Background: The prediction has a mean pLDDT of 82. This is a predicted structure of a 74-nucleotide RNA (transfer RNA) from a Candidatus Woesearchaeota archaeon. Rfam family: tRNA. Rfam classes the family as a transfer RNA. The sequence is in RNAcentral, with records from ENA and MGnify. RNAcentral records the identical sequence in 2 taxa.
RNA sequence: GGACCCGUAGCAUAGCCUGGAUAGUGCGGCCGGCUUCGGACCGGUUGACGGGGGUUCGAAUCCUCCCGGGUCCG
Numbered sequence: 001g002g003a004c005c006c007g008u009a010g011c012a013u014a015g016c017c018u019g020g021a022u023a024g025u026g027c028g029g030c031c032g033g034c035u036u037c038g039g040a041c042c043g044g045u046u047g048a049c050g051g052g053g054g055u056u057c058g059a060a061u062c063c064u065c066c067c068g069g070g071u072c073c074g
Stems, first nucleotide, its partner, number of pairs: 001073007010027004020057001028046006050066005
């Protein structure tokens, strides 16, 4: 330098190909119940689409550029 893959809460992960209404789940955090206290368990709650631009009535999803990480080739 070239090709390809990945980026979604503090962590992990689904959704992306095939665009659709409040972006789901587990762990974690917080509050409460239970308990002598804690753990476990139960209820509630909290927080996310790497960034810019474009297409579209509508973008996590499609296009493009950039940023970060990885694999391979030279």